[in-house]
RNA sequence: AAUUGUUACGGCCAAACUUGUUGUGAAGCAAGGACGGAAAGCCACGGGUCUUUUAGACAAAAGACAGCCGGGUUACUCAA
Numbered sequence: 001a002a003u004u005g006u007u008a009c010g011g012c013c014a015a016a017c018u019u020g021u022u023g024u025g026a027a028g029c030a031a032g033g034a035c036g037g038a039a040a041g042c043c044a045c046g047g048g049u050c051u052u053u054u055a056g057a058c059a060a061a062a063g064a065c066a067g068c069c070g071g072g073u074u075a076c077u078c079a080a
Stems, first nucleotide, its partner, number of pairs: 003080003012037002017032006035067001041073003045070003048065007
């Protein structure tokens, strides 16, 4: 340095739900709250799911989801 792992320490993130707010919507943001997570850090590249519009035959376009999967990229500690 790379890869694998998670037994410790120090820590980190935050599901559902509630309140406020933005959005036609999926959903986002903030506060509370913890189901969980060794990348539950980041990225919409591939697939998938969801929303809106059109079509109503096939499908298409625009968006959302990174805590759906794969991939890319960055990274703390300890052990092998």